RNAcentral holds the full RNA, with entries from SILVA.
The part of an RNA shown here (small-subunit ribosomal RNA, 3' major domain) has 478 nucleotides and comes from a metagenome.
Its Rfam family is "Bacterial small subunit ribosomal RNA".
Context: one part of a larger RNA
RNA sequence: UGACGGGGGCCCGCACAAGCGGUGGAGUAUGUGGUUUAAUUCGAUCAACGCGAAGAACCUUACCUGGGCUUGACAUCCCGCGAAUCCCUCCUAAAAGAGGGAGUGCCCUUCGGGGAAUGCGGUGACAGGUGCUGCAUGGCUGUCGUCAGCUCGUGCCGUGAGGUGUUGGGUUAAGUCCCGCAACGAGCGCAACCCCUAUUGUUAGUUGCCAUCAGGUAAUGCUGAGCACUCUAACAAGACUGCCUAGGUCAACUGGGAGGAAGGUGGGGACGACGUCAAGUCAUCAUGGCCCUUACGCCCAGGGCUACACACGUACUACAAUGGCGGAUACAAAGGGCAGCGAGACCGCGAGGUUUAGCCAAUCCCAAAAAGCCCGUCCCAGUCCGGAUUGGAGUCUGCAACUCGACUCCAUGAAGUCGGAAUCGCUAGUAAUCCCGGAUCAGCAUGCCGGGGUGAAUACGUUCCCGGGCCUUGUACA
Numbered sequence: 001u002g003a004c005g006g007g008g009g010c011c012c013g014c015a016c017a018a019g020c021g022g023u024g025g026a027g028u029a030u031g032u033g034g035u036u037u038a039a040u041u042c043g044a045u046c047a048a049c050g051c052g053a054a055g056a057a058c059c060u061u062a063c064c065u066g067g068g069c070u071u072g073a074c075a076u077c078c079c080g081c082g083a084a085u086c087c088c089u090c091c092u093a094a095a096a097g098a099g100g101g102a103g104u105g106c107c108c109u110u111c112g113g114g115g116a117a118u119g120c121g122g123u124g125a126c127a128g129g130u131g132c133u134g135c136a137u138g139g140c141u142g143u144c145g146u147c148a149g150c151u152c153g154u155g156c157c158g159u160g161a162g163g164u165g166u167u168g169g170g171u172u173a174a175g176u177c178c179c180g181c182a183a184c185g186a187g188c189g190c191a192a193c194c195c196c197u198a199u200u201g202u203u204a205g206u207u208g209c210c211a212u213c214a215g216g217u218a219a220u221g222c223u224g225a226g227c228a229c230u231c232u233a234a235c236a237a238g239a240c241u242g243c244c245u246a247g248g249u250c251a252a253c254u255g256g257g258a259g260g261a262a263g264g265u266g267g268g269g270a271c272g273a274c275g276u277c278a279a280g281u282c283a284u285c286a287u288g289g290c291c292c293u294u295a296c297g298c299c300c301a302g303g304g305c306u307a308c309a310c311a312c313g314u315a316c317u318a319c320a321a322u323g324g325c326g327g328a329u330a331c332a333a334a335g336g337g338c339a340g341c342g343a344g345a346c347c348g349c350g351a352g353g354u355u356u357a358g359c360c361a362a363u364c365c366c367a368a369a370a371a372g373c374c375c376g377u378c379c380c381a382g383u384c385c386g387g388a389u390u391g392g393a394g395u396c397u398g399c400a401a402c403u404c405g406a407c408u409c410c411a412u413g414a415a416g417u418c419g420g421a422a423u424c425g426c427u428a429g430u431a432a433u434c435c436c437g438g439a440u441c442a443g444c445a446u447g448c449c450g451g452g453g454u455g456a457a458u459a460c461g462u463u464c465c466c467g468g469g470c471c472u473u474g475u476a477c478a
Stems, first nucleotide, its partner, number of pairs: 001478002003475003007472007015462002019426005026317008034308002042052002063303007072126001076125002078122005085102006106115003128292002131290003137286002139281003142277001144275001149188006155164003168179003194269004199237007208227002213224003240263001243257005319419001323378005329372001335366003340359002344355004385416001390411007432454007
């Protein structure tokens, strides 16, 4: 000087407490451990476990079995032949392999030929490796932690390590600001500058809008006219403790108030200091070294990654009446669409099929929002709860749904009556609950990323648990 203490003081955080809803019990989905396997590819273990994977039937694929190739699937160079390209036959599980046919272009030309793209053959230089090392590395990332800290120059103090500044008194979300002070200044962080959102104005008025006027319909902004309103999207205004008041060191600041759409960081996002963990990643990529080179490279078929006594994590669906079922009826936002979204009509109980209008989309389509509200029914039961499992029949995608897809209909109708010890999230448009969209994608979503609808309870307080900050104290630790 640090680190540590079941030392002290001060202070924060859904840390506890106060509340609300869960997990832990059930079934299923999914990831992991383990076991099994020819293989169940690899990585990740606080900070892994619906993670890399925003899509494992083939492909992907890195794994296994079998079959095959050796200048190679891919790049550059050299030599020879042929233009490219297209078609047919044999063989095979397929890839591969073997053979035959058609057939010429572009640029230059001394008409001999040469050249560029491209194919085949050959030679070797080389290619190739998701092989090893994240403890050789770059880059990127996690974590402490959006915690308020981490340092420097000069000066001063100390033999020196180092200290001071950065401590102290107040204050703040904040090393935020004020006051004091052998310190005076400065940098990286904090905050602000950026984006979204809440209010208003200006500009603009189609594909959006419909108050007024006119026309028309079974009905509808449907048509003309219009741009007021809504909205769209660019610019601007607005919030700064600016004003009043009380407290306070005539300070910073704190409490209250006015005005205001909004008030003291308005709400949310992006943004992560010096560093820590030889943290993670050589399988995104890049890269040193090492290793393989008729194989640890490459191609193909099939299988596997989907196994199953079991253990754990994360979710979904429930156990019902604040509910289930039937009928009727409202109100969104944000997105996506041409190898696409697909209205309407017809067929089918349905998944879906047939036909095709419109739309490169503020125009058309996906599209029904659901919970809600109204009416009816069920009457507390393993039930008209719950839907696993299984049988049968189908639809769709795709070369192909056996291993191993999703969905539909009929039948079946398991566990489950609110969950032990323990444990998680959340402080407001939040939790809870209800639907909608998107990426990936041929197909496949209970996951992920976004959107809106309905919409709470509680916070006395900081003794205790966990994590953290500042000062101080002890130490046989560094």